The RNA shown here (Purine riboswitch aptamer) has 94 nucleotides and comes from uncultured Apilactobacillus sp. Model confidence (mean pLDDT): 76 of 100.
RNA sequence: UUUUAAAACGUUAUUGCCUAUAUAUUUACCAUAAUAAGGUUGGUAAGUUUCUACCCGGAACCGUAAACUUCGGACUAUAAGCAAAAAGAUAAUU
Numbered sequence: 001u002u003u004u005a006a007a008a009c010g011u012u013a014u015u016g017c018c019u020a021u022a023u024a025u026u027u028a029c030c031a032u033a034a035u036a037a038g039g040u041u042g043g044u045a046a047g048u049u050u051c052u053a054c055c056c057g058g059a060a061c062c063g064u065a066a067a068c069u070u071c072g073g074a075c076u077a078u079a080a081g082c083a084a085a086a087a088g089a090u091a092a093u094u
Base pairs, nucleotide, nucleotide: 014084015083016082017081019079020078021077022076023053026046027045028044029043030042031041038062039061047054055073056072057071058070059069
């Protein structure tokens, strides 16, 4: 690694909450716009045993230049837990 045999465990539509993992709501490249009333827009790629997403807002900072920094907030995929709960079957009672 393959085959055979045996044993154990689990399994449900849907919704909500919560936890874990993934990803850092991130990075690189090309082009592009603005300037304290501004800090934009478009594209490509990487990132996940991973589909999707890759943004929004605040503050700081930059004394007019070409460059941003930081804080807060998600979605999606998979799995566990909790709560609610559809449907069906059986039994009892009326």
Rfam family: Purine riboswitch aptamer. Rfam links the family to the GO term purine nucleobase biosynthetic process. About the family: Riboswitches are metabolite binding domains within certain messenger RNAs that serve as precision sensors for their corresponding targets. Allosteric rearrangement of mRNA structure is mediated by ligand binding, and this results in modulation of gene expression. A class of riboswitches that selectively recognises guanine and becomes saturated at concentrations as low as 5 nM. In Bacillus subtilis, this mRNA motif is located on at least five separate transcriptional units that together encode 17 genes that are mostly involved in purine transport and purine nucleotide biosynthesis. It has also been shown that some members of this family are specific for adenine instead. Its Rfam clan is "Purine riboswitches".